[in-house]
Molecule: transfer RNA
Organism: Ignavibacterium sp.
RNA sequence: GGACCCAUAGCUCAAUUGGCAGAGCAGUCGGCUCAUAACCGAUAGGUUGUAGGUUCGAGUCCUACUGGGUCCACCA
Numbered sequence: 001g002g003a004c005c006c007a008u009a010g011c012u013c014a015a016u017u018g019g020c021a022g023a024g025c026a027g028u029c030g031g032c033u034c035a036u037a038a039c040c041g042a043u044a045g046g047u048u049g050u051a052g053g054u055u056c057g058a059g060u061c062c063u064a065c066u067g068g069g070u071c072c073a074c075c076a
Base pairs, nucleotide, nucleotide: 001072002071003070004069005068006067007066010025011024012023013022019056027043028042029041030040031039049065050064051063052062053061
């Protein structure tokens, strides 16, 4: 220098052909217990990496950029 992959809740990850943004764990509150853990119930938590574009509608499609990763090339 070139090609490709990834970025969604605190963490790990879903989201079907473009059509209501979700789960588990963690957190908070309550139950259970002499008490703690486990277990049970409830609940909060989101600028979907950034900026634009397409569309009635974008996490999803297009462009640029940022960060991370893999491979190839170069290394005078």